Predicted 3D model of a 533-nucleotide part of an RNA (large-subunit ribosomal RNA, domain I) from Rhodobacter sp.
Context: one part of a larger RNA
RNA sequence: GGCGUUUGGUGGAUGCCUUGGCAGUAAGAGGCGAUGAAGGACGUGAUACUCUGCGAUAAGCCGGGGGGAGUCGAGAAUAGGCUUUGAUCCCCGGAUUUCCGAAUGGGGAAACCCACCUGACACUGUUCAACUGUUGCUCUCACGAGCGUUCAAUUGGACUGUGAGACAGGUAUUUUUGACCUGAAUCGAUAGGGUCUUAAAGGCAAACCCGGGGAACUGAAACAUCUAAGUACCCGGAGGAAAGGACAGCAACAGCUACUCCCCUAGUAGUGGCGAGCGAACGGGGACCAGCCGAGCCAUGAGAGUGACCGGAACAGUCUGGAAAGGCUGACCGGAGAGGGUGACAGUCCCGUACGGGAAGCUCGAAUGGACGUAUCAAGUAGGGCGGGACACGUGAAAUCCUGUCUGAAGAUCGGAGGACCACCUUCGAAGGCUAAGUACUCCUUACUGACCGAUAGCGAACCAGUACCGUGAGGGAAAGGUGAAAAGCACCCCGACGAGGGGAGUGAAACAGUCUCUGAAACCGGACGCCU
Numbered sequence: 001g002g003c004g005u006u007u008g009g010u011g012g013a014u015g016c017c018u019u020g021g022c023a024g025u026a027a028g029a030g031g032c033g034a035u036g037a038a039g040g041a042c043g044u045g046a047u048a049c050u051c052u053g054c055g056a057u058a059a060g061c062c063g064g065g066g067g068g069a070g071u072c073g074a075g076a077a078u079a080g081g082c083u084u085u086g087a088u089c090c091c092c093g094g095a096u097u098u099c100c101g102a103a104u105g106g107g108g109a110a111a112c113c114c115a116c117c118u119g120a121c122a123c124u125g126u127u128c129a130a131c132u133g134u135u136g137c138u139c140u141c142a143c144g145a146g147c148g149u150u151c152a153a154u155u156g157g158a159c160u161g162u163g164a165g166a167c168a169g170g171u172a173u174u175u176u177u178g179a180c181c182u183g184a185a186u187c188g189a190u191a192g193g194g195u196c197u198u199a200a201a202g203g204c205a206a207a208c209c210c211g212g213g214g215a216a217c218u219g220a221a222a223c224a225u226c227u228a229a230g231u232a233c234c235c236g237g238a239g240g241a242a243a244g245g246a247c248a249g250c251a252a253c254a255g256c257u258a259c260u261c262c263c264c265u266a267g268u269a270g271u272g273g274c275g276a277g278c279g280a281a282c283g284g285g286g287a288c289c290a291g292c293c294g295a296g297c298c299a300u301g302a303g304a305g306u307g308a309c310c311g312g313a314a315c316a317g318u319c320u321g322g323a324a325a326g327g328c329u330g331a332c333c334g335g336a337g338a339g340g341g342u343g344a345c346a347g348u349c350c351c352g353u354a355c356g357g358g359a360a361g362c363u364c365g366a367a368u369g370g371a372c373g374u375a376u377c378a379a380g381u382a383g384g385g386c387g388g389g390a391c392a393c394g395u396g397a398a399a400u401c402c403u404g405u406c407u408g409a410a411g412a413u414c415g416g417a418g419g420a421c422c423a424c425c426u427u428c429g430a431a432g433g434c435u436a437a438g439u440a441c442u443c444c445u446u447a448c449u450g451a452c453c454g455a456u457a458g459c460g461a462a463c464c465a466g467u468a469c470c471g472u473g474a475g476g477g478a479a480a481g482g483u484g485a486a487a488a489g490c491a492c493c494c495c496g497a498c499g500a501g502g503g504g505a506g507u508g509a510a511a512c513a514g515u516c517u518c519u520g521a522a523a524c525c526g527g528a529c530g531c532c533u
Stems, first nucleotide, its partner, number of pairs: 001532009015518001016482002020453002022450007029442002031204002039100003042055003046078002049075003061094006070082003105114003115171005121163003125159006132152002136147004173201003178196005208239001209237005219226001223273001249256002260287005270278002291434003294372001297370004303364004309357003315330005331348002333337001339351003383407008393419001414429005469476002489517001492504004
């Protein structure tokens, strides 16, 4: 040095587990905000820090309800408290709610700086009133009564002035309501300006929706019309849905009857450098149905739901074991054998479950009463020219719809449409408006489910994660779970630096379960023994 057997170290695979995720189902909710939001900064505890809660009334204050023995949130303890005179805790309502932030008095390098006005408050002065005391005059023998006045103290009201600091309210902009003062061209007036006043808006939020703008990569095997695609993205706006909607519609000689969504029709008819591709409708079957010119507002509110919470059945013995829920024996309940926990696997031990009940608040809501309202046939319109756009339809024979520009009717004896256009026929009534349901979505709440994951998986994040860290910034973005049933977390002794680490002892079922903690594979590194060289 090699081989074999074995025993360790290192390492953290594997197995088992789950506090976390993922995907759904059924309900709910679908908004919050100048009464200051979302999101933060800074504080706040007896005690340093972080999280959670809260806001100078600061892990909390008040009220109503529930509940019934412990409790002062977590990491984590000590001291000191609270509590059957009902605490802690849970539900509901209220109060407080620093500073920043739409941030809104002005400014600003967010959580800071600087203001003004008014009020309250304090003080001074004037004045009035009440009461108490004091002084003067008149009457009276006196007690006492009356009158006015001086001064003082207290209280209250009114007015003026001052106030370093502190307290409260107000002071942004735009639009709107009303009033007043002004005020052009232009006499009057109006526009405009100013002051006061009234109300609203602003910002945030996951997707869904409507509107205004609007790419490119790509495909066409190159590329330009075309496609991607009216997609991504930007902007505006709204609601729990939005949009659309009661035929100037389809159809075809028979008729249908608002709109929305789904399945067919159908990859059909078409369209298309007739390339790549794009791609209907009529009609049929369903979901849902509703019509109108109020489908609204206020008050009362039968009843229903939710709801902290309450009641809620039934098991013993023995064996093994550290521990019984396991084995054996014999029982019981079941409108409850969903699930979870308990020292191994529990219908009958605990929490629950079925079932029954339940305050306030909130939601829905029948019915009744009240207040006001009830349009009237649409002209610079329809149509036309030019240029664009939307329609499945790329200008085409191109109807239909929208309009930048120029034009421009008729008046129900009228007008539009039926895919150029004309006639006939049929059908409808534009240029005003509203409208539930069926449909789309899920930041969020509750309950439940899974031939979904099980820590390199599942959300990036099971753990103090959008953290640490990286970047000037936009932005990027981790790793990291498991002692044990219970800390019973190794008193005491020994070696050693009064270390690190280890050996005894003790706890425990187990310490090769010792906090680097379940199991503990392999790579890699040692020891022992045997053989070979």
RNAcentral holds the full RNA, with entries from ENA. Its Rfam family is "Bacterial large subunit ribosomal RNA".